[in-house]
Molecule: Glycine riboswitch aptamer
Organism: Anaerolineales bacterium
RNA sequence: ACGGGCACCGGGGGAGAGACCCGACCUCGAGUCGGGCGCCGAAGGGGCAAGCCCGGGAGCGGUUCCGGGUGAAACUCUCAGGCAAAAGGACUCCGGUGCCGAC
Numbered sequence: 001a002c003g004g005g006c007a008c009c010g011g012g013g014g015a016g017a018g019a020c021c022c023g024a025c026c027u028c029g030a031g032u033c034g035g036g037c038g039c040c041g042a043a044g045g046g047g048c049a050a051g052c053c054c055g056g057g058a059g060c061g062g063u064u065c066c067g068g069g070u071g072a073a074a075c076u077c078u079c080a081g082g083c084a085a086a087a088g089g090a091c092u093c094c095g096g097u098g099c100c101g102a103c
Stems, first nucleotide, its partner, number of pairs: 004100010018037001020036006038083003044079001045077003051070008
């Protein structure tokens, strides 16, 4: 120096599920608000397994029991969000900027 890591910016790709019913508003739309039933999981958010740590108990020993803490996800919940298009979208690719990084 290159590959690489993190953050941000720009661009490309990017799934799922009712164009549902009732009322009102309205720019008369597939929009907005309220109510209702049915769904989705990939903005965001919540939950926990092994392991590890701590405490207490049992045991001659090997070990074992109980409680607490920490602890991941694309798993799970469905709070939020979403269910024509648009927008959004985890994740991913390309380019750029900054910082880091090893010999």